[in-house]
RNA sequence: GCGCCUGUAGUUCAAUGGAUAGAACAAGGGUCUUCUAAACCUUAAAUCCAGGUUCGAUUCCUGGCAGGCGCA
Numbered sequence: 001g002c003g004c005c006u007g008u009a010g011u012u013c014a015a016u017g018g019a020u021a022g023a024a025c026a027a028g029g030g031u032c033u034u035c036u037a038a039a040c041c042u043u044a045a046a047u048c049c050a051g052g053u054u055c056g057a058u059u060c061c062u063g064g065c066a067g068g069c070g071c072a
Base pairs, nucleotide, nucleotide: 001071002070003069004068005067006066007065010025011024012023013022018055027043028042029041030040031039048064049063050062051061052060
């Protein structure tokens, strides 16, 4: 330099064009317990960035950024 893949919550993953983006773990609060842990209830938290297509975009297209793999 060229090609391919990936980018969603603190972490790991769903959501293949349509309602309020969902789950597990983690975090905060509460119940219980002598205390801790466990269990149960509850709260907050995210679509890498900019455009385009569309009535409607996490999803499709373009460019950029970041990471990974391969070739040279």
Molecule: transfer RNA
Organism: Candidatus Magasanikbacteria bacterium RIFOXYC2_FULL_40_16